The RNA shown here (transfer RNA) has 74 nucleotides and comes from a Patescibacteria group bacterium. The sequence is in RNAcentral, with records from ENA.
This record gives sequence, structure tokens and C1' cells, in this order.
RNA sequence: GGGCCGGUAGCUCAGUUGGUUAGAGCGCUACGAUGGCAUCGUAGAGGUCGUGGGUUCAAAUCCCAUCCGGUCCA
Repeated sequence: GGGCCGGUAGCUCAGUUGGUUAGAGCGCUACGAUGGCAUCGUAGAGGUCGUGGGUUCAAAUCCCAUCCGGUCCA
């Protein structure tokens, strides 16, 4: 330098043939239950989907560029 895979909540990830409000588990906060802890239950907070553009009525999803990580080739 080139090819491929990945980047989505604090962490691990799902969601890709564009379409209702972006989700799960763990973690966090509050409440309930217990004498208390743990466990469990209920509710909640937390994201401009790596970044910048483009296409479209509509983009996490399609296109272009770019950054970061992994891997292969030279």
C1' cells in the first nucleotide's frame, strides 16, 4: 500500500433484503419484600448507531470519503 471483518447504552452484543417509538442480558438508581444481607419482583435513567457528506418522503441499514481495532496478502 491492497483485500476482508468489525465500531450500536458503562460492559458483552442483537437488529442488514430501508418503514411505526433503536433493543436484550449484565451493571446503575429508586421502591417493594426480609430483622439485615443476598436473591427475587416492579419502575426508571442512560444512545445524535465511530466521524463527515450523499441518495430517499423516510437511513443503524444503501452509496462515497475518512478515523480506529482485528486479520490476510505484498